[in-house]
């Protein structure tokens, strides 16, 4: 340097054809009893990496740019 795959909750991840975001753990609440805690209801939590474009509409399509992973290549 080119190419390639990633970037969504506090962690680790799904998101279909572009229709306005979900899971598991973790956290709070509540019940319960086998209490350094399990079990079971139930809630919070996100400006979808940035910045822009196209669209009636963008986590999804495009363009730069940042950050992480891999592959090739080049440098004496």
């Nucleotide at each position: 340097g080119u190419c390639u795959c990633g970037c969504u909750a506090g962690c680790u991840c799904a998101g279909u054809u572009g229709g306005u975001a979900g899971a598991g753990c973790a956290c709070g609440u509540c019940a319960c009893u086998u209490u350094u805690a399990a079990u079971g209801a139930u809630g919070u939590g996100g400006c979808c990496g940035a910045u822009g474009g196209u669209u009636c509409g963008a986590g999804u399509c495009c363009a730069u740019c940042g950050c992480g992973g891999g592959a090739c290549a080049c440098c004496a």
Transfer RNA from a Sulfurimonadaceae bacterium, 76 nucleotides, folded computationally. Rfam family: tRNA. NCBI's taxonomy places the organism under Bacteria, Pseudomonadati, Campylobacterota, Campylobacterales, Sulfurimonadaceae.